This is a predicted structure of a 73-nucleotide RNA (transfer RNA) from an Oscillospiraceae bacterium. The organism belongs to Oscillospiraceae, within Bacteria. It matches the Rfam family "tRNA". About the family: Transfer RNA (tRNA) molecules are approximately 80 nucleotides in length. Its mean pLDDT, the model's own confidence on a scale to 100, is 82.
RNA sequence: GGGGCAUUAGCGCAGUUGGGAGCGCGUUUGACUGGCAGUCAAGAGGUCAGGGGUUCGAACCCCCUAUGCUCCA
Numbered sequence: 001g002g003g004g005c006a007u008u009a010g011c012g013c014a015g016u017u018g019g020g021a022g023c024g025c026g027u028u029u030g031a032c033u034g035g036c037a038g039u040c041a042a043g044a045g046g047u048c049a050g051g052g053g054u055u056c057g058a059a060c061c062c063c064c065u066a067u068g069c070u071c072c073a
Stems, first nucleotide, its partner, number of pairs: 001072007010025004019056001027043006049065005
C1' cells in the first nucleotide's frame, strides 16, 4: 500500500424482502424473608462508530472516514 471481517444499551450479542430497535447478564424501584442471598413484578438506560448519498421511508443499500482483528505484499 491492497483485500476481507467487525463496530447496535454498562458488558456479551441478535436483528438482510428496507417500515415495530430487541434478548441475556448487570442496574434501579417495589413485594416476599429478621437480614444477606434468592424468587417474582415493574422501570430506566441507545446520536444503531462518524459524515454524505439513494429512497416516501435506512441499523439494513451505495460512497468516504475512524478504530480493532486478520490475510496478501